[in-house]
RNA sequence: GCCGGUGUAGCUCAGAGGUAGAGCAGCUGUUUCGUAAACAGCGGGUCGGAGGUUCGAUUCCUCUCACCGGCU
Numbered sequence: 001g002c003c004g005g006u007g008u009a010g011c012u013c014a015g016a017g018g019u020a021g022a023g024c025a026g027c028u029g030u031u032u033c034g035u036a037a038a039c040a041g042c043g044g045g046u047c048g049g050a051g052g053u054u055c056g057a058u059u060c061c062u063c064u065c066a067c068c069g070g071c072u
Stems, first nucleotide, its partner, number of pairs: 001071007010024004018055001026042005048064005
């Protein structure tokens, strides 16, 4: 330099055009002599960034950034 992949909650990931979810973690409560576990509930995200298409974009297109892999 060229090609490909990944980027979404604190962490691991889902979501393939219709206003974003799960598990774990965190917080609160119940239970316990107490801790843990269990159960119930709550909060947490401008979806890496910028444009474009669209009535509507996490999703499609372009550029760009970071990381990973391959080729030279």

Transfer RNA from a Candidatus Omnitrophota bacterium, 72 nucleotides, folded computationally. It matches the Rfam family "tRNA". Rfam describes the family as follows. Transfer RNA (tRNA) molecules are approximately 80 nucleotides in length.